[in-house]
């Protein structure tokens, strides 16, 4: 240089164009049990869907550029 996955709360993670909200876990805050912790339950908090445009009535999901990673493939030494 070429191709191809991957990017979503503090971190893992599901979705693959449509019902009002963007699943679950785990962290983390409060409660409640417990003589205490610690487990268990029960509630809450916590998101620029990597960035920019674009399609559409509607985009985390489709397409264009682009950035990080990762792995294939080529060329040069």
């Nucleotide at each position: 240089g070429g191709g191809g996955c991957u990017g979503u709360g503090g971190u893992c993670g599901a979705g693959c164009g449509g019902u009002u909200u963007a699943a679950g876990a785990u962290u983390c805050c409060u409660g409640a049990c417990u003589g205490u912790c610690g487990a268990u339950c029960a509630g809450g908090a916590g998101g620029u869907c990597g960035c920019g445009g674009g399609u559409u009535c509607a985009a985390a999901u489709c397409c264009c550029g682009u950035c990080a990673g990762c792995c294939c493939c080529g060329c040069c030494a």